This is a predicted complex of two RNAs, RNase P RNA and transfer RNA, with 454 nucleotides together. Rfam match: Bacterial RNase P class A. Rfam links the family to the GO terms ribonuclease P activity, dimeric ribonuclease P complex and tRNA processing.
[in-house]
RNA sequence: CAAGUAGAGUGGGCGGUCGCCGCCUGCCUUUGGGCAGGGGGAGGAAAGUCCGAACACCGCAGGGCAGCGUGCUUCCUAACGGGAAGGGGGGGUGACCCCACGGAAAGUGCCACAGAAAACAUACCGCCUGGUAAGUCCGGGUAAGGGUGAAAAGGUGGGGUAAGAGCCCACCGCUUCGAUGGUGACAUCGAAGGCAUGGUAAACCCCACGCGGUGCAAGACCAAAUAGACUCCGGCAGAGUUGGCCCGGCUCGUUCAUCCCCGAGAUGGAACCGGAGUGGGUAGGUCGCUCGAGAGCUGAGGUGACCCAGCUCCUAGAUGAAUGAUCGCCUCCCGCCUUGGGUGGGAACAGAAUUCGGCUUAGAGCUUUGCUUGGCAG
RNA sequence: GGGCCGCUAGCUCAGCUGGGAGAGCGCCGCGUUCGCAACGCGGAGGUCGUGGGUUCGAGUCCCAUGCGGUCCACCA
Numbered sequence: 001c002a003a004g005u006a007g008a009g010u011g012g013g014c015g016g017u018c019g020c021c022g023c024c025u026g027c028c029u030u031u032g033g034g035c036a037g038g039g040g041g042a043g044g045a046a047a048g049u050c051c052g053a054a055c056a057c058c059g060c061a062g063g064g065c066a067g068c069g070u071g072c073u074u075c076c077u078a079a080c081g082g083g084a085a086g087g088g089g090g091g092g093u094g095a096c097c098c099c100a101c102g103g104a105a106a107g108u109g110c111c112a113c114a115g116a117a118a119a120c121a122u123a124c125c126g127c128c129u130g131g132u133a134a135g136u137c138c139g140g141g142u143a144a145g146g147g148u149g150a151a152a153a154g155g156u157g158g159g160g161u162a163a164g165a166g167c168c169c170a171c172c173g174c175u176u177c178g179a180u181g182g183u184g185a186c187a188u189c190g191a192a193g194g195c196a197u198g199g200u201a202a203a204c205c206c207c208a209c210g211c212g213g214u215g216c217a218a219g220a221c222c223a224a225a226u227a228g229a230c231u232c233c234g235g236c237a238g239a240g241u242u243g244g245c246c247c248g249g250c251u252c253g254u255u256c257a258u259c260c261c262c263g264a265g266a267u268g269g270a271a272c273c274g275g276a277g278u279g280g281g282u283a284g285g286u287c288g289c290u291c292g293a294g295a296g297c298u299g300a301g302g303u304g305a306c307c308c309a310g311c312u313c314c315u316a317g318a319u320g321a322a323u324g325a326u327c328g329c330c331u332c333c334c335g336c337c338u339u340g341g342g343u344g345g346g347a348a349c350a351g352a353a354u355u356c357g358g359c360u361u362a363g364a365g366c367u368u369u370g371c372u373u374g375g376c377a378g
Numbered sequence: 379g380g381g382c383c384g385c386u387a388g389c390u391c392a393g394c395u396g397g398g399a400g401a402g403c404g405c406c407g408c409g410u411u412c413g414c415a416a417c418g419c420g421g422a423g424g425u426c427g428u429g430g431g432u433u434c435g436a437g438u439c440c441c442a443u444g445c446g447g448u449c450c451a452c453c454a
Base pairs, nucleotide, nucleotide: 001374002373003372004371005370006369007368008367009366010365012330013329014328015327016326017325018324020041021040023038024037025036026035027034028033043349047360048359050358051357052356053355054354055215056214057213058212062247063246064245065244067211068210069209070208071207072086073085074084075083076082087101088099089098090097091096102206103205107204108203109200110199111198124146125145126142127141128140129139130138131137154172155171156170157169158168159167173195174193175192176191177190178189179188180187181186219287220286221285222284229278230277231276232275233274234273235272238252239251240250241249254270255269256268257267258266259265260263280453281452282451294313295312296311297310298309299308301306331347332346333345334344335343336342337341379450380449381448382447383446384445385444388403389402390401391400397434405421406420407419408418409417427443428442429441430440431439
C1' cells in the first nucleotide's frame, strides 16, 4: 500500500425568524380563559410483536392428565428460546466464521423411482464347483468385482481359499470396561470384544427441565345518556363455580304464602344477585403514566457476560394524538458548466402510545481499535 | 395498542398423515353450422407471496420476512 476479518462510536453542525404539545411561576379575568417569563420535547432501531418479565384483573391459580415450549457443559441474570466462557463437529492459507448439538442397542412408522435385495437380509450379471468331455440347462457355494440408488450390512493392505468372506492378522474406525486430568461437557492412555448398531425424532415417541389464563382497549373512580328494556339459565345437600379435562378448593343470600314428616324440608310467588344472548345509549374526564431490574463518571472484583462501592443527574407523557417550516454559513454525496471556481438537486432507515431486558429485520455516510494474508522499501 | 386467519393457473378454490402440481369457469386451435351460441376433440398457461434451513426429496415440516383480511371500547 492492497485485500480481508472481528468490534466500538456517531446518525449532519452553528446561528436567525415564524409556529406546535405538555410542565412550572407571576399577573389579569366577564372564571370559559388570556398574557408574560422560564424550562423540556423521538430512536438505535421508537419497527416486527418473535421470546422473557414487571404491573393489573380473572371466586385462593394446590395436585394430576392432556397440551405447548426448550434441548452439548458451566456460569451470568428478576427472568428468558437472551448473553459470556468453554467442549465437540464443519469451513477457511489465516485472522476468524457457522452449527435446533439429548436419545435411532424402549417401541412404532416411513425410505417414492430404480435395483436381486431398503433392513429377521438377499443374489441380476459375475467367480468357483457338481451333473458332464464341450455348449445349453439345472443344482450347490460365495459376496471380492460389475450394475441400481441419496443410502447396499465396517474401511485399507496382507495372509488364506476351489472361489471367497473378520475366516485370520496389522493399522484406522466402532462398542464395552478401567485409569488419569477437568466443577462439567469432554480429552488422553490402557485392556478386552471380530463388529452386534443403515438413515430419518424441524415423523410419532422416550428422557430431562420449564409453563395457570388474559392483556393498559389490563384495571379503579367520576360524570352524561337510554326502552334504565327483553329472552334464557342458576341461586341449600346435589347442584353451581376458573381456563382443555379430572380431583381438591370455594359458593349456595332476603322475603311472602300454602303443605307436612317442623327441617339447612317441599311447592309456588316477589324483589334482588350472578352468567349468556338480543336490543338500546355514550364516543367525556381523572388515575394507572412514567424515578426506573434508570443513566453518566471514578474505583475495586471477575478471562468474560456481569457484579459491588462512592459521587453526580432527572431525561416526552400529548389520545382524531405535538416534536415542524424557512433563511444564511459550513460538512458530505450526485449532475452540469468546466477544472482556482460557479450553479442546481439531495441528506440512509425510519418515527414514541403502560414500562423494562433481549432477539430479529430495515439502514446510506463518517470516525476509530485489535488482528490476518500478500506485495514493495529501509 | 393487542389477538386470530389467509397468500397455489387470468378468476374462484382443492391438495389428507412429505414422492403425479390439480378441478371448474376463462383463453387458443380444430370440428359441427349458411353464420353465431351451445356442444365435441385437442392444447397452452404455475418463481405454490419471498428468502433460508431439515430431508435423498418440501405446496406440505421448521425459522425469518412481505402483503392482505377480520375481531376486540365503555354504560347497563